[in-house]
C1' cells in the first nucleotide's frame, strides 16, 4: 500500500437439492396518469436519410481594372472640365473543400492503438536566398441588333487590368551524362557539363508598406502503406480470371492489377475464406466488488452522406449540402415550344408517431471569410422564449397553545384517534408585491443583444404556494362500511363464492415530496454461460465401440538462444470525462487550476527459474525379443448325438388335444398312444460358476486349418518412439430392405374359438412374412456400470479365475508374499441424499465429448446419407410457473409377514315370502311442517299428532303487539268485573257494578305508585346459515394406541425412545437395546352381583334363618408341579363360594369424518316488522299404483281349545293405586276397606296335571268387514282404545342374499315402568324356563404392528393417457400468386474522362512585304469504358393461398382405462406389423420390476 461482494418470494403434507420465473437497487435524449410555487445549470424528432410554403444561413475586396451613378467643392455664361467623397452591375483576386447538419451506406476503401512513407502533396502563415526587365493580342461591362412567354441565348462593334500570351535574365529548380562521400538498404548530400524553366502591379505622409516570381526550411493540414484489435450466423464450406505473381507500356502528388498487352497458375480458407443478417467507429456513458455486460443522445476526434444513381470540371485542396453535366423519381411555372427546384443549415409547415421547442434578439463577446484599414458578412456563436425533460438549491412559516374544542372515523359505549394538529396569541419575511438604486461581462475614448437582468436598500402583509403512491407476504404502513368467483385487483405468490387488513369508498397510517406513480429499455441481483466462478451415476448433460491425421498436453540430465515470462528506461495513450487537492458563483448542481489514473501499445537495455526452441545424452514411460500359460476371441471346412415335426409300415381303438372352465382343431377314410424304418431343418441339455474371452456389439456340442489380443517370468534390444483426439475411416444386438437359396420348430400379420358391457388384447387351435445360409444395404437400442480415455497418489478385510516366487513335503495339499482379472463389505474422503469408496462418484494433471427451466421437439424447414423404412444435424412462434432428483411422514395396493374380533367356520334362533303395526323414499295434496340419508338415516328427534301439541294449509282477526324493560305524555267513575248485539271462534262492542298502596287533607283534596290509554325505544320470529360457532352426541372403538422432556443420530423433514426376541385382553409384562424418564390411554381405584362375619332394622309372634341397610373378610399366580431363557408368562393340580381381568356396569386417549344438531338450549352475522310476529276456527302431519327398513302374529301336534294346580323380580301409586262385596257373557260398572307405602293395591306366564282335537287351510292362523256395546275426553267423521256376536283373507317355514348370539348367554315366557285424559306389536327395566357349538384362521369383513412399492397427499371415491366433438391462438406443407434483394448472360447506351481522327473553324507564337503557310487549339465524328433501362434463366428472402398436418390452451362434452400398487397381462427401449383410441403382438435388449423359492457371495 488493499475501502470492496447483503438477499427474498414461488414446485412439497413437510424436507434437502437441482432449476427456472419474479421482486427489492441504479440509470434514461424518455412517454403516459394525477398534481404543480420559485430560481440556477443543462437538455429537447430515438419514428419517414419522408415531402416541403416563406424568410434568412457565404461573401468580400474600388488600395487589381475599365465603366456607370450620386453628393459636395472649384473653373466656366453655358456645354463641359477638374478635385474630393460615396455607391456599385461586370472583368479580376481570395474565400466558397471551413463553419453548420445527418447517421443512409459501410463488418472494412471505416474506426482505435502503435508504427512506416528511402513511395508523397500542401493555398493562406512564419523564417531564409534571389529576382520583379521588356513587349503583344483579346474578352466582359458598354453600345447597336436579333430570338424567346420566360429562363436565357445569338450576332456586329469599342475597351482596361494583379485577366491572357510572348521575348530576355536564371540565384535556383527539373531532366540527362559523369566522378566523390554517407547509409545494411531501394536512397541522400554536394561537384562538373549539357538542355530546359519565372514574375504584376497597387497605395503612399515618399520613409516605406502590401503584393508577385523562383527556390530552401518550418508549423499546421492531408494522401498512401503495415501490424494488432473491432457483432451474430456453419441450417453459408469451399471461394477467386484482373483472380495471385512477373515483364513491358500507360496513369497518379505518390506505391500498387490502379490500368493495359503478354507469360506463369497461382492466391484465400475450420486460427472460419466465401455468403447472409445487423451496425457509423472512438474518447466516453450506464451498471457492476471486480472481471465483465450493455450502450455510443448532448460535448470532443475520425469517417460517410447531401432528392436517387453516374460523371468529371475548377482549384493548393472537392469528384464539392446552399457549384456544373447527364439519367431517374417527385414537385412547381408555362403562351405547350420550353424551363425551374432540392431544409440530413436556423426557424417554421405537413405527415408519421406514445413523443421532442420560437417562422425570437444580436453580431456586444468568442471564432471564421474578405479587406491595408474603416468595415461588411456570419441562424457558427452569444442570448432570450417554450417544456418539472433531467440534475441541484429554496419555499409553502416559526415559538407558545388542552376544555385534549367542534367535526370525521373507530368503539368492548368506558373511551380511543386525527391531535399542539386547529382556533387563539407572539414573532419572522426566504418567497411574493410595490418603490428606489444598480453592476461585472468592455482590453481602448465611445459602443451591451442579454437587461433596468443579477444584486443592494426600503415599505406591505402569514400573506401567493402540496401533492402523489402504497398499506396480505416479499415490503415500511389497519380498521370500518359496501360488494358477494359479481364488480374488480394482480410484479411473483395469489385475493373475491355474505364477517375481504388483497376489490371499491372512508378514516387512519407509511413512503417520497414540486413532485409522485406507471410503462418501456439497459446493467445488477444471476456463481442463471461460471477466466475470476458451475456441472454431466439417479436432477439437463459421457458420443454404441474402436483406429487415427491436424490440434492440445507431455519423463530424467547437461549446454546454447531469449519467443513467451519478469524488471527498468524512453515515447505515446488529444482535450473534455473520472479520482484526489485547491479555488469561483451566498451553498449545490455548474465551473476554473493542479496532480493522478487509464494500453493485450511501440522501442531499447537487462534477468534466465519455468514453458518454448536448438544440440548432446539417459532408461524408469512406450515398444521389441526370448521362455511359459489360460480362454464360448474371430474366420473357414468337416462331423456327432438327443429332441420336435413330417413320411412309410406294424400293433391298437375311440377318443384326443386344450383350458380357470370350455370351444375351435385332429380322429372310425383309424387319430392320440406305442414299435420299427426314413427325410429334413434348426439349436447344442448336463458340465455352467456375480466363472472365462473380446474395444464394444457379442461369443457355448466335437475335430482340423488360418488368425487377433491378453497375462506371467526374464531384463537382451530401441531410446520418449508417449497420452488424448475435432474432421475422417472401420466395427456395430434385434427388427427391417434387396437378390438367390432354405424352411423342422417358433411365430408379427391374418383366421377361428373363448372371455368380456365391448376385446381389433391377455388364454386356446391354426398360421404367413420372418427367424437359418450366401452376398449387399441399413446404423439404430434401457447399444447401461444410465459412470469417456490415460497417468500418479491415498488404511484394510474377504471370496474367486489365471500366472510366478518362497516355505513345506517323497509328492499333492496347507501357509506366506507378489503380478493381473472378477465380485462383496468397508477407514479417511466425497455426495442433495441414495450411495461411491485402490475396478472411486476420493486427491491431482492432460485431452476429447456434452449440458444451461418444462412443453412445443429424438419436431418443422434446409443440408448430408439411404432402394425404402428411415437415420444424422437441428430451430422458432406460442404456452406454463413450474418440470425434476433423493430422502421423510402418512395413506393406499386385486404386495408380503405376524396378530386380534360372533369376522369366517361350527351351531341355535331369525330376517328376506304372508297379513298387520311403525318409520322412510316416492307419488299425491291447499297442506301432506321440519330435520336425520352407507356402515354411523329409516319403532330415529317423537318417554306416545282427535283439539292442544303444531312449527304446515285455508279462512277470519290484532299491530308497542301473546311476553319483558325503560322514557315521555295523557285520562279521573281510574284499574278491574263485564250484560245486550255481530261473529265459527278470536275479536269488536260497551250498559251496569266498581277498587288498592304511600304521604297529605275537612273532603274519592292534592302528590306519587300500581294499573289503563297514546307515543317512542323496542318486543317477537321452529325465518337462513351446523360450511361462522358454543355445548352435547354418533363413529372408527373399550381398538391399543397417541405424545412429551432431556440425550443421541440426520444438512433437514424427521428418526430413536415406541424397532428385535418372547408374552398378554392390553405400548400387559420381561429380556435386550443410544437411550433415560414422564404424560394421556390399558389395568386398578367406583357401582351392582356371587360366599361369609358383625351390627342395626322392618315385617306376623320369633336374639336362629330368610330379607333390607351399614361396616368388614375373602382371590394375590399366594401354594405345588412341568415348560420356556434364570425372566415375564403359559399348561396341570390342591384348597376354596369364587382361579388366573370370577360375571356385569359406569368409565371412550391423540385424533378422523367441514359427521349430526341454529327445531332442545345458547350464540355471531343476515333477513321480516299492520308480518316470516301474534290470536282463532277448520283442515293437514293418519293421503296411496309402488320400493325399502325395523317389528308383531302366524303357518301348527315340542301345537291349539277347555278345566285344574304352582312358583317371581323390578317398579309405581293421593286430581293416585284401589281390596272384600254387588251387577254384566265381557269391556266395564256400583261401591269404597286399606295405603303418602318392606305395612295397603295388582290372579305372573310359560311350567305341571287332566281332557278334546289327529295333520286338514283344520278346533291352525287371525287379517278384513258387519253389528252391538264399554271407556277416556268440550269433542272419537276425517283420526283413539277395549269388549261381545258374526265374518274367517293371505299364509303349509319362505330365492339371491342377510342379522343376532359363546352361558344363566341364545331361544321361549310373562311382569312392571316412563310418556299419558285416552291410546304401546315401540322403548327402558325385571324375573321364570333354559340349550347347541367353536376343528381351526385357508377364505369374507373390520382393526393393530412390522416391512415393501408408489407418478397418491382433497391421500385409490386418488392420480392419469389417447382418439373424437366444440372454441381460440401461433405455426408447417400446399396448386399457385404478389413483392423485395444481390448477382449473372445478352441487347441498348446518357453525361463524361481517355484515345483516334479532325477535310470544318481558329486573335497572341514562328516564317512571310503581303497573300498565305506552319505550330498549337476548338467544333464535329469514331472507339473503349460507362449509370440507368430492356430481355432471360436461375439464387436468396418475405407476404398471401382453397385445402391439409400436427401443436398449445380452454370448471363441469363423448369413448374407453394405457401408465402409477405385481395398476390387476411388470414396465420401459429399439424395430416391424396391426388396431376407433389409449394401445396390442412379434424379435432382441434393460431393471429404472413386486412377490416367493433355490444357488452363490458378504457380515456376525
Nucleotide at each position: 500500500u488493499u475501502u470492496g461482494g447483503a438477499g427474498a418470494g414461488u414446485u412439497u403434507g413437510a424436507u434437502c437439492u437441482c432449476g427456472g420465473c419474479u421482486c427489492a437497487g441504479g440509470a434514461u435524449a424518455a412517454a403516459c396518469g394525477c398534481u404543480g410555487g420559485c430560481g440556477g445549470u443543462g437538455u429537447g424528432c430515438c419514428u419517414u436519410a419522408u415531402g416541403c410554403a416563406u424568410g434568412c444561413a457565404a461573401g468580400u475586396c474600388g488600395a487589381g481594372c475599365g465603366g456607370u451613378u450620386c453628393u459636395u467643392c472649384c473653373c466656366g455664361c453655358a456645354a463641359g472640365g477638374g478635385a474630393a467623397g460615396g455607391a456599385u452591375a461586370g472583368c479580376g483576386g481570395c474565400a466558397a473543400a471551413c463553419g453548420g447538419g445527418u447517421g443512409u451506406g459501410u463488418a472494412a476503401u471505416a474506426c482505435g492503438u502503435a508504427a512506416g512513407u528511402a513511395a508523397c502533396c500542401u493555398a493562406c502563415c512564419c523564417c531564409u536566398a534571389a529576382g520583379u526587365g521588356u513587349g503583344g493580342a483579346a474578352c466582359a461591362a458598354c453600345u447597336c441588333u436579333g430570338a424567346g412567354a420566360a429562363a436565357u441565348c445569338g450576332g456586329g462593334g469599342c475597351u482596361a487590368a494583379u485577366a491572357c500570351c510572348g521575348c530576355g535574365u536564371g540565384u535556383g529548380g527539373u531532366u540527362c551524362u559523369u566522378a566523390a562521400c554517407c547509409g545494411c538498404g531501394a536512397g541522400g548530400u554536394g561537384g562538373a557539363g549539357a538542355a530546359u524553366u519565372a514574375a504584376a502591379g497597387c497605395c503612399u505622409u515618399c520613409g516605406g508598406g502590401c503584393g508577385c516570381u523562383u527556390g530552401g526550411g518550418g508549423a499546421g493540414g492531408g494522401g498512401c502503406u503495415u501490424a494488432c484489435g473491432u457483432c451474430c450466423u456453419a441450417u453459408c464450406a469451399g471461394g477467386u480470371a484482373g483472380u495471385u505473381g512477373g515483364u513491358g507500356g500507360g496513369g497518379u502528388a505518390a506505391c500498387g492489377g490502379c490500368u493495359u498487352a503478354c507469360c506463369a497458375a497461382g492466391c484465400c480458407g475450420a486460427u472460419g475464406a466465401c455468403g447472409g443478417g445487423u451496425a457509423g467507429c472512438u474518447g466516453g456513458u450506464c451498471u457492476g466488488a471486480g472481471a465483465g455486460g450493455a450502450u455510443g443522445g448532448u460535448c470532443a476526434g475520425c469517417c460517410a452522406c447531401a432528392c436517387u444513381g453516374g460523371g468529371a470540371c475548377u482549384g493548393a485542396g472537392a469528384c464539392a449540402c446552399g457549384g456544373c453535366c447527364c439519367a431517374g423519381a417527385c414537385u412547381c411555372c408555362u403562351a405547350c415550344g420550353g424551363g425551374a427546384g432540392g431544409c440530413a443549415g436556423c426557424a417554421g409547415c405537413a405527415a408519421g408517431g406514445a413523443a421532442u421547442a420560437u417562422u425570437g434578439u444580436g453580431c456586444a463577446a468568442u471564432g471564421g471569410g474578405c479587406g491595408a484599414a474603416a468595415g461588411c458578412c456570419u441562424g457558427a456563436c452569444a442570448c432570450a422564449g417554450c417544456g418539472a425533460c433531467a440534475c441541484c438549491g429554496c419555499g409553502u412559516g416559526a415559538g407558545g397553545g388542552a376544555c385534549g374544542a367542534a367535526g370525521g372515523c373507530c368503539u368492548u359505549c368506558g373511551g380511543g384517534u386525527c391531535g399542539u394538529a386547529a382556533a387563539c396569541u407572539u414573532c419572522u419575511u426566504u418567497u411574493c408585491u410595490c418603490a428606489g438604486g444598480g453592476a461585472g461581462g468592455a482590453g481602448u475614448a465611445a459602443g451591451g443583444a442579454c437587461a433596468g437582468u443579477a444584486c443592494c436598500u426600503g415599505g406591505g402583509g402569514a400573506a401567493u404556494a402540496a401533492g402523489c403512491c402504497a398499506c396480505g407476504g416479499c415490503u415500511a404502513a389497519c380498521u370500518a362500511c359496501g360488494u358477494g368467483c359479481c364488480a374488480g385487483c394482480a410484479g411473483c405468490u395469489g385475493c373475491g363464492g355474505u364477517a375481504a387488513a388483497a376489490c371499491g369508498u372512508a378514516g387512519g397510517u407509511g413512503g417520497c415530496g414540486a413532485g409522485c406513480g406507471u410503462u418501456a429499455u439497459c446493467c445488477g441481483g444471476a456463481u442463471u454461460u461460471a477466466u475470476u466462478g458451475g456441472g454431466c451415476g439417479u436432477a439437463a448433460a459421457g458420443a454404441g465401440g474402436g483406429c487415427g491425421c491436424a490440434g492440445g498436453c507431455g519423463g530424467c540430465c547437461u549446454g546454447g538462444u531469449a519467443a513467451g515470462u519478469c524488471g527498468a528506461a524512453u515515447g505515446u495513450g488529444a482535450a473534455a470525462u473520472c479520482u484526489c487537492c485547491c479555488g469561483g458563483c451566498u451553498c449545490a448542481a455548474c465551473u476554473g487550476g493542479g496532480a493522478g489514473a487509464g494500453g493485450u501499445c511501440a522501442u531499447u537495455c537487462g534477468a534466465u527459474a519455468c514453458u518454448a526452441u536448438c544440440a548432446a545424452g539417459c532408461u524408469u514411460g512406450a515398444g521389441u525379443g526370448c521362455a511359459a500359460c489360460a480362454g464360448g476371441g474371430g474366420g473357414a471346412g468337416g462331423u456327432g448325438g438327443a429332441a420336435u415335426u413330417c413320411c412309410c409300415g406294424g400293433u391298437g381303438u375311440a377318443g384326443u388335444g386344450g383350458u380357470g372352465a370350455a370351444a375351435u382343431g385332429c380322429g372310425u377314410a383309424g387319430a392320440u398312444a406305442u414299435c420299427g424304418g426314413g427325410a429334413g431343418g434348426a439349436a447344442c441339455a448336463c458340465c455352467a460358476g456375480u466363472g472365462g474371452c473380446g474395444a464394444a456389439g457379442g461369443c457355448g456340442g466335437c475335430c482340423u486349418c488360418c488368425u487377433g489380443g491378453g497375462u506371467u517370468g526374464u531384463u537382451a534390444c530401441u531410446g520418449a518412439c508417449g497420452c488424448u483426439u475435432a474432421a475422417g475411416c472401420c466395427c456395430g444386438a434385434a427388427a427391417g430392405c434387396g437378390u438367390g437359396g432354405g424352411g423342422a420348430g417358433c411365430a408379427a400379420a391374418c383366421a377361428g374359438g373363448a372371455u368380456c358391457a365391448g376385446a381389433u388384447a391377455c388364454c386356446c387351435u391354426g398360421g404367413u412374412a420372418g427367424u437359418c445360409c450366401a452376398c449387399g444395404c441399413u446404423g439404430u437400442a434401457a447399444a447401461c456400470u444410465a459412470u469417456g480415455g490415460a497417468c500418479a497418489c491415498u488404511g484394510g478385510g474377504u471370496a474367486u479365475g489365471g500366472g510366478g516366487a518362497g516355505u513345506a513335503u517323497c509328492g499333492a495339499c496347507c501357509c506366506u508374499c507378489u503380478c493381473u482379472g472378477u465380485g462383496c463389505c468397508g477407514a479417511a474422503g466425497u455426495u442433495a441424499a441414495c450411495a461411491c469408496g485402490u475396478u472411486a462418484a476420493g486427491u491431482g494433471u492432460c485431452c476429447c465429448g456434452u449440458c444451461u427451466g418444462g412443453g412445443a421437439a429424438c419436431u418443422a424447414c434446409g443440408g448430408c446419407c439411404g432402394c425404402a423404412a428411415g437415420g444424422c444435424u437441428a430451430a422458432a412462434a406460442c404456452u406454463c410457473a413450474a418440470a425434476g432428483g433423493a430422502a421423510u411422514u402418512g395413506a393406499c395396493g386385486g404386495g408380503g409377514g405376524c396378530c386380534c374380533g360372533c369376522a369366517c367356520a361350527a351351531g341355535c334362533a331369525g330376517c328376506g315370502g304372508a297379513g298387520c303395526g311403525u318409520g322412510u323414499g316416492g307419488u299425491u295434496u291447499a297442506a301432506u311442517u321440519c330435520g336425520a340419508u352407507g356402515c354411523a338415516a329409516a319403532a330415529c328427534g317423537a318417554a306416545g299428532a282427535a283439539c292442544c301439541u303444531u312449527a304446515c294449509c285455508a279462512a277470519g282477526g290484532c299491530u308497542u303487539g301473546a311476553c319483558a324493560u325503560g322514557a315521555c305524555g295523557g285520562a279521573a267513575g281510574u284499574a278491574g268485573u263485564g250484560a245486550a248485539c255481530c261473529g265459527a271462534a278470536a275479536g269488536g262492542g260497551g250498559a251496569a257494578c266498581g277498587a288498592c298502596c304511600u304521604g297529605u287533607u275537612g273532603a274519592a283534596u292534592c302528590a306519587g305508585g300500581a294499573g289503563c290509554c297514546g307515543c317512542c325505544a323496542c318486543a317477537g320470529g321452529u325465518g337462513c346459515u351446523g360450511c361462522a360457532u358454543g355445548g352435547c352426541u354418533g363413529u372408527c372403538g373399550u381398538c391399543a394406541g397417541c405424545u412429551c422432556g432431556u440425550g443421541c443420530c440426520g444438512u433437514g423433514a424427521g428418526g430413536u425412545g415406541u424397532a428385535c426376541g418372547g408374552u398378554u385382553a392390553a405400548g400387559u409384562c420381561c429380556c435386550g437395546c443410544a437411550a433415560c424418564g414422564a404424560g394421556c390411554g390399558c389395568a386398578a381405584c367406583c357401582c351392582c352381583u356371587a360366599u361369609u362375619g358383625c351390627c342395626a332394622g322392618u315385617u306376623a309372634u320369633a336374639u336362629u334363618c330368610u330379607c333390607u341397610g351399614g361396616c368388614g373378610a375373602g382371590a394375590c399366580u399366594g401354594c405345588c408341579u412341568c415348560g420356556c431363557a434364570a425372566a415375564a408368562c403359559g399348561g396341570g393340580g390342591a384348597g376354596g363360594a369364587a382361579g388366573g381381568u370370577g360375571g356385569g356396569g359406569a368409565u371412550g386417549a391423540c385424533g378422523u369424518c367441514a359427521a349430526g344438531u341454529c327445531a332442545g338450549c345458547a350464540c355471531g352475522g343476515c333477513c321480516c316488522u299492520u308480518a316470516u310476529g301474534u290470536c282463532u276456527u277448520g283442515g293437514g302431519c293418519u293421503a296411496c299404483a309402488c320400493a325399502c327398513a325395523c317389528g308383531c302374529u302366524a303357518c301348527a301336534a315340542u301345537g291349539g281349545g277347555c278345566g285344574g294346580u304352582a312358583c317371581a323380580a323390578u317398579a309405581g301409586g293421593u286430581a293416585g293405586c284401589a281390596a272384600u262385596g254387588g251387577g254384566g257373557u265381557g269391556a266395564c260398572u256400583c261401591g269404597g276397606a286399606g295405603c303418602u307405602a318392606a305395612u295397603c293395591c295388582a290372579g305372573a306366564a310359560a311350567a305341571c296335571c287332566g281332557u278334546c282335537c289327529u295333520c286338514a287351510g283344520u278346533u291352525c292362523a287371525g287379517a278384513u268387514u258387519g253389528u252391538u256395546g264399554g271407556c277416556u275426553g268440550a269433542a272419537a267423521c276425517c283420526c283413539g282404545c277395549c269388549a261381545g256376536c258374526a265374518u274367517g283373507a293371505a299364509g303349509g317355514u319362505g330365492g339371491a342374499g342377510u342379522u343376532g348370539c359363546u352361558a344363566g348367554u341364545a331361544a321361549c315366557c310373562g311382569c312392571a315402568g316412563g310418556u299419558c285424559a285416552g291410546c304401546a306389536u315401540a322403548c327402558u327395566g325385571c324375573g321364570g324356563u333354559g340349550a347347541a357349538u367353536a376343528c381351526g384362521u385357508u377364505c369374507u369383513c373390520g382393526g393393530g404392528c412390522c416391512u415393501u412399492g408408489u407418478a397418491c397427499a382433497c391421500a385409490c371415491c386418488g392420480c392419469c393417457c389417447g382418439u373424437c366433438a366444440c372454441g381460440u391462438c401461433a405455426u408447417g406443407a400446399a396448386a399457385g400468386u404478389c413483392g423485395g434483394c444481390a448477382a449473372c448472360a445478352c441487347c441498348u447506351g446518357a453525361a463524361g474522362u481517355c484515345g483516334a481522327u479532325g477535310g470544318g473553324c481558329u486573335a497572341a507564337c514562328c516564317c512571310g512585304c503581303a497573300a498565305g503557310g506552319g505550330g498549337g487549339g476548338c467544333a464535329g465524328u469514331c472507339g473503349c469504358c460507362g449509370a440507368a433501362g430492356g430481355u432471360g434463366g436461375g439464387g436468396c428472402u418475405g407476404g398471401u393461398g382453397a385445402u391439409u398436418g400436427g401443436g398449445a390452451c380452454g370448471a363441469a362434452g363423448u369413448c374407453g382405462u394405457a401408465a402409477c400398487a405385481a395398476g390387476g397381462u411388470a414396465g420401459c427401449c429399439g424395430u416391424a406389423g396391426c388396431g376407433g383410441a389409449a394401445g396390442c403382438u412379434g424379435c432382441g435388449g434393460c431393471u429404472g420390476g413386486a412377490u416367493c423359492a433355490c444357488c452363490u457371495c458378504c457380515u456376525u
Predicted 3D model of a 1500-nucleotide RNA (small-subunit ribosomal RNA) from a soil metagenome.
The coordinates come from a structure-prediction model, not an experiment, and the mean pLDDT is 84.
It matches the Rfam family "Bacterial small subunit ribosomal RNA". Its family is annotated with ribosome and structural constituent of ribosome in the Gene Ontology.